A computed fold for a 67-nucleotide RNA from a marine eukaryotic metagenome, annotated as transfer RNA. The sequence is in RNAcentral, with records from MGnify. Its mean pLDDT, the model's own confidence on a scale to 100, is 83. Its Rfam family is "tRNA". The family's RNA type in Rfam is transfer RNA. Its family is annotated with triplet codon-amino acid adaptor activity in the Gene Ontology.
RNA sequence: CGCGUAGUUUAAUGGUAAAAUAACUGGCUCCAGACCAGUAGCCGGGGGUUCAAUUCCCUCCGUGCCC
Numbered sequence: 001c002g003c004g005u006a007g008u009u010u011a012a013u014g015g016u017a018a019a020a021u022a023a024c025u026g027g028c029u030c031c032a033g034a035c036c037a038g039u040a041g042c043c044g045g046g047g048g049u050u051c052a053a054u055u056c057c058c059u060c061c062g063u064g065c066c067c
Base pairs, nucleotide, nucleotide: 001064002063003062004061007021008020009019010018015051023039024038025037026036027035044060045059046058047057048056
């Protein structure tokens, strides 16, 4: 100085958090895989600003890079 969002990899620059993949259920199949449909699941902890915070500010924790 940068980063921290679902099991994993990543979006979302103040207005009800998204996709891929994985997991689960159903369909298809003699069975499984592939394919199709659906379900559940997440903003690192605490505080502040604001009508409203993943987003802005402070602090702590973890991690990466440079001196």